[in-house]
Molecule: transfer RNA
Organism: Bacillota bacterium
RNA sequence: GGGCCUUUAGCUCAGCUGGCUAGAGCACCUGACUCUUAAUCAGGGGGUCCGGGGUUCGAGUCCCCGAAGGCCCA
Numbered sequence: 001g002g003g004c005c006u007u008u009a010g011c012u013c014a015g016c017u018g019g020c021u022a023g024a025g026c027a028c029c030u031g032a033c034u035c036u037u038a039a040u041c042a043g044g045g046g047g048u049c050c051g052g053g054g055u056u057c058g059a060g061u062c063c064c065c066g067a068a069g070g071c072c073c074a
Stems, first nucleotide, its partner, number of pairs: 001073007010026004019057001028044005050066005
C1' cells in the first nucleotide's frame, strides 16, 4: 500500500429476501419459595443498532465517506 471480516443492552451474540413497538442467554433490580456463600420460579429496568451523509413511503438491513479491532497478501 491492497483485499476481506467484525462493530446491535453491562458481557456474549441473533435479527431471514428493507415493513408496524429491535430480541435472546448471562448479569442487574423486585417479588415468591426453601434446598440459604446460594439455587429455583415469576416479573421488571436497561439500546444515539460504531459515526456522518445518501436512496426510499419506510433503513439494524441497501449505497458512499470515515473510525476502531482482527485476518491475509505485498